[in-house]
Context: one part of a larger RNA
RNA sequence: AGCUUACGACGGAUACCUUGGUGUUCAGAAGCGAUGAAGGGCGUGGCUACCAACGAAAUGUUUCGGGGAACUGGAAGCAAGUUUUGAUCCGAAAAUACCCGAAUAAGGAAACUUCGAGAACUACUUCUUGAAUUAAAUAGAGAAGAAAGAGCAAACCUAGUGAAUUGAAACAUCUUAGUAACUAGAGGAAAAGAAAGCAAAAGCGAUUCUCUUAGUAGCGGCGAGCGAAACGGGACCAGUCUAAACUUUAUAUAACUAUAAAGGGUUGUGGGACAGCUUAUUGUAAAGUGUAAUUGUUAGAUGAAGCAGAAUGAAUGCUGCGCCAUAGUAGGUGAAAGUCCUGUAGUCGAAAACUUAAACAUUUUAAAGCUUUAUCCCAAGUAGGGAGGGACACGUGAAACCCCUUUUGAAUUUGCGAGGACCACCUCGUAAGACUAAAUAUUCCUGAAUAACCGAUAGUGAACCAGUACCGUGAGGGAAAGGUGAAAAGAACCCCGGGAGGGGAGUGAAAUAGAACAUGAAAUCGUAAGUUUACAAGCAGUAGAAGAGCGACUUAACGCUCGACUUCGUGCCUGUUGAAGAAUGAGCUGGCGACUUGUAGGUUGUGGCAAGAUUAAGAUAAGAAAAUAUCGAAGUCAUAGUGAAAGCGAGCCUGAAUAGGGCUUUAAGUCAUAAUUUACAGACCCGAACCCGGAUGAUCUAACCAUGGCCAGUGUGAAGCUUAGGUAACACUAAGUGGAGGUACCAACCGACUGUUGUUGAAAAAACAGCGGAUGAGUUGUGGUUAGGGGUGAAAUUCCAAUCGAAUCCGGAGCUAGCUGGAUCUCCCCGAAAUGCGUUGAGGCGCAGCGGUUAAUGUUUUUUCUUAGGGGUAAAGCUACUGUUUUGGUGCGGGCUGCGAGAGUGGUACCAAAUCAAGGCAAACUCUGAAUACUAAGACAUUUAGUUAACCAGUGAGACGUUGGGGGAUAAGCUUCAAUGUCAAGAGGGAAACAGCCCAGAUUACUAGUUAAGGCCCCUAAAUAAUUGCUAAGUGGUAAAGGAGGUGGGAUUGCAUAGACAAUCAGGAGGUUUGCCCAGAAGCAGCAAUCCUUUAAAGAGUGCGUAAUAGCUCACUGUUCGAGUGAUCCUGCGCCGAAAAUGACUGGGACUAAGCAAUUUGCCGAAACUGUAAGAUGUUUAAACAUCGGUAGGGGAGCGUUCUACAUUAGUGAGAAGAAUUAACGAAAGUGGGUUUGGACAAAGUAGAAGUGAGAAUGUCAGCUUGAGUAGCGAAAACAUUGGUGAGAAUCCAAUGCCCCGAAAACCUAAGGGUUCCUCCGGAAGGCUCGUCCGCGGAGGGUGAGUCAGGUCCUAAGGUAAGGCUGAAAAGCGUAGUCGAUGGAUAACAGGUUAAUAUUCCUGUACUGUUUAUUGUUGGUAAAGGGGGACGGAGAAGGCUAGGUCGACCGAAUGUUGGUUAUCGGCUUAAGUAUUCGAGGUGUUGAGAAGCGGUGAAAACGCUUUGAGCUGAGAUAUGAAUAGGAGGUGCUAAGGCACUGAACCGACUGAUGUCAUACUUCCAAGAAAAGCCCUAACUACCAUAAGCAAUAAAUACCUGUACCCUAAACCGACACAGGUGGGUAAGUAGAGUAUACUAAGGGGCGC
Repeated sequence: AGCUUACGACGGAUACCUUGGUGUUCAGAAGCGAUGAAGGGCGUGGCUACCAACGAAAUGUUUCGGGGAACUGGAAGCAAGUUUUGAUCCGAAAAUACCCGAAUAAGGAAACUUCGAGAACUACUUCUUGAAUUAAAUAGAGAAGAAAGAGCAAACCUAGUGAAUUGAAACAUCUUAGUAACUAGAGGAAAAGAAAGCAAAAGCGAUUCUCUUAGUAGCGGCGAGCGAAACGGGACCAGUCUAAACUUUAUAUAACUAUAAAGGGUUGUGGGACAGCUUAUUGUAAAGUGUAAUUGUUAGAUGAAGCAGAAUGAAUGCUGCGCCAUAGUAGGUGAAAGUCCUGUAGUCGAAAACUUAAACAUUUUAAAGCUUUAUCCCAAGUAGGGAGGGACACGUGAAACCCCUUUUGAAUUUGCGAGGACCACCUCGUAAGACUAAAUAUUCCUGAAUAACCGAUAGUGAACCAGUACCGUGAGGGAAAGGUGAAAAGAACCCCGGGAGGGGAGUGAAAUAGAACAUGAAAUCGUAAGUUUACAAGCAGUAGAAGAGCGACUUAACGCUCGACUUCGUGCCUGUUGAAGAAUGAGCUGGCGACUUGUAGGUUGUGGCAAGAUUAAGAUAAGAAAAUAUCGAAGUCAUAGUGAAAGCGAGCCUGAAUAGGGCUUUAAGUCAUAAUUUACAGACCCGAACCCGGAUGAUCUAACCAUGGCCAGUGUGAAGCUUAGGUAACACUAAGUGGAGGUACCAACCGACUGUUGUUGAAAAAACAGCGGAUGAGUUGUGGUUAGGGGUGAAAUUCCAAUCGAAUCCGGAGCUAGCUGGAUCUCCCCGAAAUGCGUUGAGGCGCAGCGGUUAAUGUUUUUUCUUAGGGGUAAAGCUACUGUUUUGGUGCGGGCUGCGAGAGUGGUACCAAAUCAAGGCAAACUCUGAAUACUAAGACAUUUAGUUAACCAGUGAGACGUUGGGGGAUAAGCUUCAAUGUCAAGAGGGAAACAGCCCAGAUUACUAGUUAAGGCCCCUAAAUAAUUGCUAAGUGGUAAAGGAGGUGGGAUUGCAUAGACAAUCAGGAGGUUUGCCCAGAAGCAGCAAUCCUUUAAAGAGUGCGUAAUAGCUCACUGUUCGAGUGAUCCUGCGCCGAAAAUGACUGGGACUAAGCAAUUUGCCGAAACUGUAAGAUGUUUAAACAUCGGUAGGGGAGCGUUCUACAUUAGUGAGAAGAAUUAACGAAAGUGGGUUUGGACAAAGUAGAAGUGAGAAUGUCAGCUUGAGUAGCGAAAACAUUGGUGAGAAUCCAAUGCCCCGAAAACCUAAGGGUUCCUCCGGAAGGCUCGUCCGCGGAGGGUGAGUCAGGUCCUAAGGUAAGGCUGAAAAGCGUAGUCGAUGGAUAACAGGUUAAUAUUCCUGUACUGUUUAUUGUUGGUAAAGGGGGACGGAGAAGGCUAGGUCGACCGAAUGUUGGUUAUCGGCUUAAGUAUUCGAGGUGUUGAGAAGCGGUGAAAACGCUUUGAGCUGAGAUAUGAAUAGGAGGUGCUAAGGCACUGAACCGACUGAUGUCAUACUUCCAAGAAAAGCCCUAACUACCAUAAGCAAUAAAUACCUGUACCCUAAACCGACACAGGUGGGUAAGUAGAGUAUACUAAGGGGCGC
């Protein structure tokens, strides 16, 4: 370390439970609100954070009823109380009801502020007025009154606007769809509605809903799709009122007439008016008012009947014997209760409110009939027409009917409209006015029921303090989380420990029920025991097996655990031609997780009835209701067909036909139900990127608007000016002055060119080191504007909240996906395809092919044989065609060439037709021509097929081998056809291993037998078998051209005893150096010739060689030797040729056979065949025979889960379900028995209904591992020592030393945050370690204002906006007004004090407003007018001050005679007064004052007179020394407290502060309003008042105020190296806010 067992830990599955949900039914109700809603904020309790209740009358008040003993909510506890004089509690009616919110006095950032204390606005009523336009009228204005509207709310309804994804396999008409969404409005329902209707020769008689008609008629790129109506059956039923004609009255008018009121009148067999006649009967109907019986709702009351025994913790269970029932629904009670409790059936009940409204009384209204002709009336910018649209099922169509816009434009009953263009006839109706219940739709809400609905990953998102926590700027998104026990009896006391935690004790039936609490699975982690493992190579098992240990409640005589060693053996899924694949998916475990439902068809099974079958909507009955039963015959299908149809009909049609042909006729359906399949719906589940609609966003960023702020320091030196020179005058030159600039250098600030680091970061863009701009097109704060089909853009498709070629959120929406992935129990039978045709088709689909099931047929199939056929392939052939082709002969013709003046005629080793001879070739040649294959018939045999019909599929990517071809290179594990086999979908044996090769097709079992391919030396079963040869190369056990006296066999041929071949010895000669050529050429450079002689033989020479000779040698000959020896061809087996990258081609060892070629006999060898036993399927009368590999796929039979009925079932506290374990049974899914745990339910059976079975979906939720005690612990400014505290100290406290920042890492503030501030206590978690500590937890405390900031003042950008303008609606724009600071206006300073506040408290000294009083004085106030407020950039010089430095002086310590050195301190406001002081600015080019002028004030301007002021920082004095002050002394709880207290001056330097909004200069020409000041006249009011001045007194509203603020408290998910506006600005060196080192002060960065 592995396996096994036992016991635990972690975890929260399973089973059980239910407080909560879900669906449905019935009834009620269907609104609330200016009498202030919905929804909130803030409060109210003795102690009170939250929920609930309530509202300053606050955990409640009053009255009337009910009720009858306890009560002060959840929610304990303490305290204090209430109640039989009736509490708490329940019901009804009242009272109160803060603030916000329609929000409504004005404002506003909701829950706040302000004032004059108000219903704002709209509509309405009355009154007064009142234009354009003379009158009248109207719009408008003002006042008063009254209180109608406004807002909220789930669906249903009507109307306005109105998409897109999608479908059409693309897309545009079309569809989705008048849907989603937005908007307006109404009601309990809405809408519609009493025929200018429907129909068809018959009729009906408003509307609405329903069944049916009917998926019909139709519409439709006639595609996808869309889709009526009438008739018929039902539900429910209900009808009415005006306009006009005519009349009367009133008013107005000259009149016509107009208006108002009243009568009249309302219809289509046309009606009415007018005219005439009759007036009868009174019953009836409706509406209002009053009295109201009655009904119901909102509290309640009454309400039958059981005891005992044993066991148990406990009885309701069991046993025994009873009882009630108009009550055996239900819940509770220590387990399961008709009879214990609450209840239930039944019966009864209301002071009050609401509901129902009969009946009665009364008032009002309505209503009648006849006659006839003439006249009048019967709804006008209407009907209709033209044009353009919409809507009708109906897409412009022949398009009626209806509606809208526009342009035209009738008739009046002898009229007009409709009947699907239109016309005629006929029929029906009577438009252009209005109202109308029921039947129908829906459910935010209340009550009562119910469920073959869920049971904590389910059911609502939410069983629990959930629309919560949390995320987001916002719209919006959105969780997890139930169970102690019957009862807290919730563990007194003791022990260990700082605690946490644990051990005893005790409670309890049980504590392994102990609050992290019922059951308590798995992953995962431990402890103990048994066994195995350190020479051993792999899916981890399987089969065999040595050894070790163990077992008795077992079911049975055996069983269990580990297991050395050996055999065979490359996971699962998906997807593929093909996966162990290094192709996909899964870390592990548990839960959840995918073919469903509705409607309509097809087919099959089953059942009912049958020439018929069947009801739909609806109704009725009992019933609580659903179901059920009975009605209901409309309708549907069938019973007759045929034809385009009229039609005819057992026939019909076609046709001239009596012909022929086509279809039909010999008849079974229909309804229900189950299965399967199709269509439409999300349609098996998960998955887009998109498109569209409505909203939310400019706290980031882009641009703009308004108002503020910021930019150390140092250079350069434009224009202009001055002076000098110069010019006729300019010009020009020089010096000086001057201080311009998208000017230079360089900090802050803004940016981002380079490099490095970082890259699971310190940081979702930074750090470090350099870098660019830095008075400008600069940068920054605050407030605002622009919004997605858009904005913005010095332009990059850049930015618009870490999102941008079109933001985000929600919705249409479950978009669509010919695409990928996934899809869950078992067994049995059959079993493919990867091909053809078509396809905007190629990885999809349709038809066919191939499969299955059920029927029918019955050998039609297949095999073999025989017979009869056609063919044009292989082969072959070509003097048999068409082509092609080689050689030779003859050779037309041509070329070349000779001769010739030419005609012509010769030659030719050139080309060559044709022909002859010989020889070839062909997919697109054939005089020929097979084998196979195919067709037909017949026969035998075996048995399996075949065919047809209906229904249900899958497949349409194929792969390799062999044969025949094409392409390619007669390349490819290439590609493409044809034929065939195997794999695919096929296991077994062989080929070492090896889908496609060889053998062979696995129902199961067997320690039986025989074989196939292939094998038989060992690994490894079987021959060290036999015979004959070959090979010597480890060839075997890779490969070519080419090469070779390797070797075996065969054939042909030469030589050879007259002596071959080889070897040895010898010869190899002479003419001659042949001739020529040559410098030479002598056999041997070259050319020609190549003879002769001698001989046994010898070339005018086969090679070597020389300058040429020479020399060597060969051919040839002889000698020796003595039998074979050469050459060529064919062939078996070998050899060379032969070089690659990790180590390898016999599988290895090894082999001379155990190699190769033959022959022979045995044996081995598979899941084949046979045998034995068993099962299943099919055929079949039994027997028997055959069959049983299998992916996609089809069919059949079963198992299990949850729920329901039988059922108040059997069983069960003497122990259910669940969990754990175990040696039983079954072919499987599975089913039993025992034991332990558990502590309340729950089988089996027969049927039924489904949220019904998981291992995979980068699934989902939860838990748990691994990685791993690994990376890391967030600036390298730095710590160390001692002491203290404490259970414990690197980290806390104190002291000492050291180090770091110091234009900051110090201090103050705005925004933002919100208690983080201070004190005490604590240490679980947070703090990247620790912790005694903390920005952490608990408790308590803390923020004090007339002057600070904001409001009570003002206005900018901008917002809002009465009236107004515009717009389908929502809304948009905008005037007066009103809000709105980042600006204007505006009064306080110093010191002290607290643990924590101070310009706020205290002390001292001031100022501002208001009021009052007194005194004095004046016309005052409002409104209105005017002034003023009031403004840019840059620059230069100067004055003053803050600050600093130095010196003097003082004190302390050390030391000391004195002196010296080093350290510390040296400060004091505002207002007022005084000017003695005052740099300056402005001003004699006239300050200030007075007067005059234009109708008229002030101001301005002008004139006259006079003549020096006005303003101003600062300084001095005072305030004010009684304050402060280093230090010292004393006390101390060590933190502090009290007392005392010296000096308190001068010089220098000097700002970016201030004078100064000044001055100079420049061009880009630089807010508004109020406070404040002035005011004649006009207007209003007052003068009983009011103003001004002085003095005195009194008085002072609301909000903020703690703390952090370059940060551990803000924005960045963090105690994060980032970001964050303004103010203060010490020393030395330095130009400097650079830089370096320091002061004050703050830190050492939480390992």

Overview: The part of an RNA shown here (large-subunit ribosomal RNA, half A) has 1647 nucleotides and comes from a marine metagenome. Its Rfam family is "Bacterial large subunit ribosomal RNA". The prediction has a mean pLDDT of 82.